[in-house]
Notes:
The prediction has a mean pLDDT of 82. A computed fold for a 1554-nucleotide RNA from Oharaeibacter diazotrophicus, annotated as small-subunit ribosomal RNA.

């Protein structure tokens, strides 16, 4: 930091894709260790089963266990009672809100902590538990009865406190533990013993079953502080006891043990309650700023906004309630719908931004769903409590229990996310004095490559470049030092041993964890994508628009670096990909940092409301700016320094910074406010001026059409040609005269006036804006303009007049396959008026408005100044035009009337299609208009301007291109060739021109490739290797032949004498062989356009670029030939020339050529001879060179011009530029690749290519008299000739036979030249034509049966000049008439050659073909055989409408009215207080009221699914109609708007040039 992808190519505009970074991820493949982190984003579904808040006996009383004779102590339990369950943990449903962020505030609270001052006194009533009696299945729960407390009441005091009418009035407490010291009360009883006894207690004995009478129990009574046999009375007879009564002894203990009690007096050492006042934390409230998206949500709001009064809260307040007023909110977006917990931050990004809120931390909000309030400092309480609802689980069917969005866990839902673990040792919370106990908070472990870090999977050496693997040009190359192999080491695992830190004196779950040490052995550890371009990395196979690949442009239809699969490369690497999502890139929403003439996108104009901006001077001011202080921005985080784990990651000090919000001070240029002033902007006023500016009202000629009269006849009209229609009932024509309506020629001008639409005869009335000039006067008053209002071409629309002409619909007549159309003859509506609607147009300059500035020249309108020559110049304003620097533009082009340079203000765009469409809402009478979307679907749409190409566009020009001719095809027969058709084959190819007498210059066998048989396998042919030495040829035989059988036969060359080769033969095996496939893998050849004049190239210059320029322009030419000119200057393949050949002369040479003279002869036969013919060589001649004209004097044109044999490239001929046509040939040859290999290969026979209802194409012979036959008998060329041309003689009608000289050829031969001319024939299907068939030869040839040629004689078809269409040809040319040759045994009407004879006609370039050049239009580029519209048929995709339906969410009225608080009542009840009592205070339950959750009835809005049918829309293969656009697209398109019409379309009105 870019790239890819629209084009044939380019710039440009635009989208879509793609490299990067990130994730609580999932998903395939694959996985060796560690360390740190992270682990339900889905169902706020539901939920077993364990855990997750409880603790205090130093608060109380009571029980139960253990000890103890007891008193009692140490434990347990339930309950009172207190704190504490509001933390912590969990989730993100709701919530657009003072919920959160962030800076401020005043009218509160605050358990537990702290400071400080005070105080802690004196009674009382009860009630749990507990113990009888009861319901209950169960939860539980009722009633009497006993009982404590730091539990509840009252009273005192009350500094301080609160209230208050300033008089007063109200209002607290609780104990508890510890030591010490004092100090009090108490220590009973008497069998025995001691100064002491009882007594506690220790030990022992004896008897062995009694011991107890106020003894034990009840009731009444007394009595006590109070209970109680404490006493009394009466009743009842019980109560202890072998677990030992009882009697005996007896060690120690008194300064001892061990209870109680009361006062806080005083002191120690605690926790503790009450009251006030600080303080600290935590918390309630209020307010500034800020905090998605929809205006297809614009009006909301009745406690709604204030106010007094009351009443509630810890506190302010419509919080609440009465009453009063009628406010309040909203375009700066209220109300409404959706959506969504906010932040610190996290991710991206260079930043501004965008996107996100797992993990960690701050805040809120929830706890099954709603409603509610207790309790309490604190809750309307996740693991409290009421009620409704809904789901589960239990039940005896009567009733009852629960709430994992606490930690593990189960289902379920998902693409998808752990273990029903270990510990309170560490930090932290709760209780407690304390030991301590609780603690899924937290600390640890365990699952998972989810992420980030970091280590290993080894290291040095090692070249026969090993095997193997691929690929090959077969040589090698590459895998590759890679491997083995020697020589080493040992992280990590692994085994074995010592072992922490974390702990401040004990405590250690993690954990024998980390760390060390020591041993063994390379030993146990690599994978994944990808490789056509972007993007780094290639070959082989396979496959065959098949399979399949794909982000994007695309790969695959037989040579795939794109599929798949190997070998090789390249990326990362314990991971690699791949989907999913965000940023980026993307300046593709532009603040930084875009745009609007044509690409998307200026509103039709205006006027103006809010709002934004805004001239000069002075002062003040200090909002905005700006500068410095303070506060704050929580930690984390992210940066910068340092340190800790061996690094790293992570972690921990530190410091920056967090851009921001408040506050103070303090600048005063610029902006803003508040005041003076001013005049340049703006406006008023005075003179003047030009106009198709509006409206009204009047008037005027010309036309048209109608009517009336008049002349007058037979046509008009109207078209491309007609028709339809009008006229003999007088049309048209003409001539007067009248009606009517509607528009004003000419002036007319890129002129003129308006904002825009628009506006034109002429008068007159009212009216509006400009413009000049003058400087009196106001004194910023301006400029935009959201909403709003007004106006607004056509078409239409309503009412109610007009109505000439035109002229939608309509009809009728052409065209035309067809014509719902263009032309044509009629025609309603409409066009006019007047009133009222519509509100659109290519309403365009496709170019908002407004202001300054920034070269000019030239027209032109309408003032105004100068100068003078009075009609010019000069000059300045306002307008309107052309050109044109600067400068912007992509680029056309704009360029002082900006698309330049800046300002202010408003409209508008953001890929193409869906769609300016549907819904909805506003306007309308209606047509409709405005506002304006989404699903789906494409990879482009698209602007500019460039080369083609095309045009039923334009210019110039050539061509036997047309025209002028002259012969012909097309009809007939027959030959050929093809198409089709048959066939066993009827081999292939060739297919408009440019296949079709073409490959075939010659199919009977052969050729032959094709069919049918029979037959062969190293092969018919090469080459190499072994054996062998045969054989070639003859004769016989068998067969259709290939082929086989016998049989005769019996090498040859070289040589170093070993063998070699050459030719047969046999054999094995590499291989031979294919006219088998692919001309679309290919060479090389060849057609074509076309012998047309073109096509390119280096510099140089223009253009951003493709590109142009040269090659255009003005002449000229056959020609891009040449000349001028010119930002081009040159230059190449192509033209032309150079070559052949005829035409004309000249030299040279004379056989086999020739023959003037001279001899000779039948004969140039012979002599001679080269003079001419001709041969062959080699020269010369022609070049617009001369002369006139003409043009620029130039090229170069014209001339019956001279000369010349030839004259304007003298006729042919060879030569075929760049390229096009994937023409044509793999069957001439060559060749990749594929395929067959006892066969797609070789041979052989016989067929077959020669078929035959048909169609074509090329040609040959006729139709005749410019002819046939007869008849004569004259003149050629160019060729061939030894398996050969054959004179000549014979025979034979005659093809020919039978002889047979000559000649390897200027010498003999074919070889006769035909048309010519004489003559007949007389126009007939003939004396024309000659098919076809018949007999009978001939000739070649192995052989003429399918299947040759050719004689003769008979036999005579169709043909009387040929429909539409068509071909050739412009001079020795067409027609004509013979002759030759090639290949061939034979076969020609083909094919290539040759001469004889011997023409018409071109006026010209309009038309038709084809080409070339300039020029324009384009929507074409596969290039018009292009590209393309609509309907209709199918078949699939969202989607609107839809009679309803079903479901949410909302709201309006009403009814219901659980719990609960309040309020009101309480006749039922009840302990403290007060009273002697009655009774009151005071309080419960109950009842009632309004509020209020569920729920209900009835309606309303609104959303979202379904929906017969239904409407357009979109994507689909080669479907049907037609041809609307792209070119003048064949009727110029194209915008509104009205009709009509199968469908693109048509028409009529206005309007635009795109």
């Nucleotide at each position: 930091a870019g790239a890819g992808u629209u084009u044939g190519a380019u710039c440009c505009u635009g989208g879509c894709u793609c490299a990067g970074a990130a994730c609580g991820a999932a998903c395939g493949c694959u996985g060796g260790c560690g360390g740190c982190a992270g682990g339900c984003u889905u169902a706020a579904c539901a939920c077993a089963u364990g855990c997750a808040a409880g603790u205090c006996g130093a608060a109380c009383g009571c029980u139960c266990g253990u000890g103890g004779c007891a008193a009692c102590a140490c434990g347990g339990g339930a309950g009172u009672g207190g704190c504490a369950g509001a933390c912590g943990g969990g989730u993100g449903a709701g919530u657009a809100a003072c919920g959160c962020g962030u800076g401020g505030g005043a009218a509160c609270c605050u358990a537990c902590c702290u400071c400080a001052u005070g105080g802690u006194g004196c009674g009382g009533a009860a009630u749990a538990a507990c113990u009888c009696a009861g319901g209950g299945a169960a939860a539980c729960u009722u009633g009497a009865g006993c009982u404590a407390a730091u539990a509840c009441c009252g009273c005192a005091u009350g500094u301080g406190c609160c209230c208050u009418u300033c008089g007063g009035g109200g209002g607290a407490a609780a104990g508890a533990u510890u030591u010490a010291u004092c100090g009090c009360c108490a220590u009973g009883g008497g069998a025995u013993g001691g100064g002491c006894c009882c007594g506690c207690g220790u030990c022992g004995g004896a008897u062995u079953a009694g011991c107890u009478a106020g003894u034990u129990g009840g009731u009444g009574g007394g009595g006590u502080a109070a209970c109680g046999g404490c006493c009394u009375a009466c009743c009842a007879a019980g109560g202890c006891g072998a677990c030992g009564a009882u009697c005996c002894g007896u060690a120690g203990c008194u300064u001892g043990g061990g209870g109680g009690a009361a006062a806080g007096a005083u002191u120690u050492a605690u926790c503790g309650c009450c009251a006030u006042g600080g303080g600290a934390u935590g918390g309630g409230c209020c307010c500034g700023c800020g905090u998605c998206g929809g205006a297809u949500u614009a009006g909301c709001u009745a406690g709604u906004u204030g106010g007094u009064g009351g009443g509630g809260u810890a506190a302010c307040g419509g919080c609440c309630u009465a009453c009063c007023a009628a406010g309040g909110c909203g375009a700066c977006g209220a109300u409404c719908c959706g959506u969504a917990g906010c932040u610190g931050g996290u991710c991206u990004g260079a930043g501004a931004g965008g996107a996100u809120g797992a993990u960690c931390a701050g805040c809120c909000a929830c706890a099954c769903u709603g409603g509610g309030a207790c309790u309490g400092a604190g809750a309307c309480a996740c693991g409290g409590c009421c009620c409704a609802g809904a789901c589960u689980c239990c039940u005896a069917c009567g009733g009852g229990a629960g709430g994992c969005a606490g930690c593990a866990g189960u289902g379920g839902g998902g693409a998808a996310u752990a273990u029903u673990g270990g510990a309170c040792a560490a930090u932290g919370g709760g209780c407690g004095c304390a030991a301590g106990c609780c603690u899924g908070a937290u600390c640890c472990a365990g699952c998972c490559a989810u992420g980030c870090c970091g280590c290993g999977u080894g290291a040095g050496u090692g070249a026969u470049g090993a095997a193997g693997g691929c690929c090959u040009u077969a040589g090698g190359g590459u895998u590759g030092u890679a491997a083995a192999g020697c020589u080493c080491u040992u992280u990590c695992g692994c085994c074995g041993g010592u072992g922490a830190a974390g702990a401040u004196a004990a405590u250690g779950a993690c954990g024998g964890u980390a760390a060390c040490c020591g041993g063994a052995g390379a030993a146990g550890a690599a994978g994944c994508c990808c490789c056509g371009g972007c993007u780094a990395a290639c070959u082989u196979c396979g496959u065959g628009c098949c399979a399949g690949c794909a982000g994007c442009c695309g790969c695959g239809g037989u040579a795939a670096u794109a599929c798949g699969a190997a070998g090789g490369g390249g990326g990362c690497u314990a991971g690699c990909g791949u989907u999913g999502u965000u940023c980026g890139g993307a300046a593709u929403u532009a603040c930084u940092g875009g745009g609007c003439g044509u690409a998307a996108a200026g509103c039709g104009c205006a006027c103006g409301u809010a709002g934004g901006c805004g001239g000069a001077u002075a002062u003040u001011u200090a909002a905005g700016u700006c500068g410095g202080g303070g506060g704050u921005g929580a930690a984390a985080u992210c940066c910068c320094a340092g340190g800790g784990c061996u690094c790293a990651a992570c972690c921990c000090u530190g410091g920056a910074a967090c851009u921001g919000c408040c506050u103070c001070c303090g600048a005063u240029a610029c902006u803003g406010g508040g005041u003076a002033u001013c005049u340049c902007g703006a406006g008023u006023c005075c003179g003047a001026g030009a106009g198709a500016g509006g409206u009204g009202a009047g008037u005027g000629g010309a036309a048209u059409u109608c009517c009336g009269a008049g002349u007058g006849u037979a046509g008009a009209g109207g078209u491309g040609a007609a028709a339809u229609u009008c006229g003999u009932a007088g049309a048209u024509a003409u001539u007067c005269g009248g009606a009517a309506g509607a528009a004003c020629a000419c002036c007319a001008g890129u002129g003129g006036c308006g904002a825009a639409g628009g506006c034109g005869g002429c008068u007159c009335a009212c009216u509006g804006g400009c413009u000049c000039g003058g400087a009196a006067c106001u004194g910023a008053c301006g400029c935009u303009g959201a909403g709003g209002u007004g106006c607004g071409a056509a078409a239409g629309c309503g009412u109610g007049g007009g109505g000439a002409g035109c002229a939608a619909a309509c009809a009728g007549g052409a065209u035309u396959a067809g014509a719902u159309a263009c032309c044509c003859u009629g025609g309603u509506a409409g066009u006019c008026c007047a009133c009222g609607c519509c509100g659109u147009a290519a309403a365009c300059g496709a170019u908002g408005g407004a202001u300054g500035c920034c070269a000019g020249c030239c027209g032109u309108u309408g003032g105004g100044c100068a100068g003078c020559u009075u009609g010019c110049u000069g000059u300045u304003c306002a307008g309107u035009g052309g050109c044109g620097c600067c400068g912007c533009u992509a680029a056309c082009g704009c360029a002082u009337u900006a698309a330049g340079c800046a300002u202010c203000c408003c409209g508008c765009c953001u890929g193409g299609g869906g769609a300016g469409u549907a819904c909805g809402g506003u306007c309308g009478c209606a047509a409709g208009a405005u506002u304006a979307a989404a699903a789906c679907u494409c990879a482009a749409a698209g602007g500019a301007a460039u080369u083609g190409a095309c045009g039923g566009g334009g210019g110039c020009c050539c061509g036997c291109a047309c025209a002028a001719g002259c012969g012909g095809u097309g009809g007939a027969g027959c030959a050929u060739g093809u198409g089709g058709u048959u066939u066993a084959a009827u081999u292939c190819g060739a297919a408009g021109c440019a296949a079709c007498g073409c490959g075939c210059a010659g199919a009977a066998c052969c050729u032959u490739a094709c069919c049918a048989g029979c037959c062969u396998u190293u092969g018919a042919c090469a080459u190499c290797c072994u054996g062998u030495g045969c054989g070639a040829c003859c004769c016989a035989g068998a067969g259709a032949g290939a082929u086989u059988u016998g049989g005769g036969g019996u090498u040859c060359c070289c040589u170093u004498c070993g063998g070699g080769g050459a030719c047969g033969c046999a054999g094995a095996g590499a291989c031979a062989g294919g006219u088998g496939c692919u001309g679309c893998a290919u060479g090389g050849c060849u057609g074509u356009c076309g012998u047309c004049a073109g096509c390119u190239c280096g510099u140089g210059u223009c253009g951003u670029g493709a590109g142009a320029u040269g090659u255009u322009g003005g002449g000229u030419u056959a020609a891009g030939u040449c000349c001028c000119g010119c930002a081009a200057c040159g230059a190449g393949c192509g033209c032309a020339a150079c070559c052949c050949u005829c035409g004309c002369c000249c030299c040279c040479a004379g056989u086999u050529g020739c023959c003037a003279a001279c001899a000779u002869u039948c004969a140039g036969u012979u002599g001679g001879g080269c003079a001419c013919u001709c041969c062959g060589g080699g020269g010369g001649g022609a070049c617009u060179g001369c002369c006139g004209g003409u043009g620029a004097u130039a090229a170069g044109c014209c001339g019956c011009g001279a000369g010349g044999a030839a004259g304007g490239u003298g006729g042919g001929g060879a030569u075929g530029a760049c390229g096009u046509c994937a023409a044509g040939u793999c069957c001439u040859c060559a060749u990749g690749g594929c395929c067959c290999u006892u066969a797609c290969g070789g041979g052989c026979u016989g067929g077959g290519c020669u078929a035959c209802a048909c169609a074509c194409g090329u040609g040959c012979u006729a139709c005749a008299a410019u002819g046939g036959c007869g008849g004569u008998g004259a003149c050629a060329a160019u060729g061939g000739g030894c398996a050969g041309c054959g004179a000549c003689c014979u025979c034979g009608c005659g093809a020919g036979g039978g002889g047979g000289a000559g000649c390897u050829a200027a010498u003999c031969c074919c070889a006769a030249a035909a048309a010519g001319c004489c003559g007949u024939c007389u126009c007939a299907g003939u004396u024309c034509g000659g098919a076809u068939u018949g007999c009978a030869c001939u000739c070649u040839g192995c052989a003429a049966c399918u299947c040759g040629a050719g004689u003769g004689c008979a036999u005579g078809a169709a043909g009387u000049c040929g429909g539409a269409a068509u071909c050739g040809c412009u001079a020795g040319u067409a027609a004509u008439c013979g002759c030759g040759u090639a290949a061939c045994a034979g076969c020609a009407u083909g094919a290539c050659g040759c001469g004889g004879u011997g023409a018409a006609u071109a006026c010209g370039u309009u038309c038709c073909c084809g080409g070339g050049c300039c020029u324009u239009g384009u929507a074409c580029a596969c290039a018009c055989c292009g590209c393309c519209c609509g309907u209709c048929a199918c078949a699939c995709c969202a989607u609107g409408g839809g009679a309803g339906u079903u479901g949410g969410g909302u709201u309006u009225a009403c009814c219901c009215g659980a719990a609960g608080a309040c309020g009101g009542u309480g006749c039922g009840c009840c302990a403290a207080c007060c009273g002697c009592a009655a009774g009151g205070a005071g309080g419960c339950a109950g009842c009632c009221g309004g509020c209020c959750a569920c729920g209900g009835u009835a309606g309303g809005c609104u959303c979202a699914g379904c929906g017969a049918c239904u409407g357009g829309g979109g994507u689909g293969a080669a479907g049907u109609c037609g041809u609307a656009a792209c070119a003048a697209g064949g009727u110029a398109g194209c915008c509104g708007u009205a009709g009509g019409g199968g469908a693109a379309c048509c028409u009529g009105c206005g309007g635009c040039u795109g």
Taxonomically the source falls in Oharaeibacter (Bacteria, Pseudomonadota, Hyphomicrobiales, Pleomorphomonadaceae). The sequence is in RNAcentral, with records from SILVA.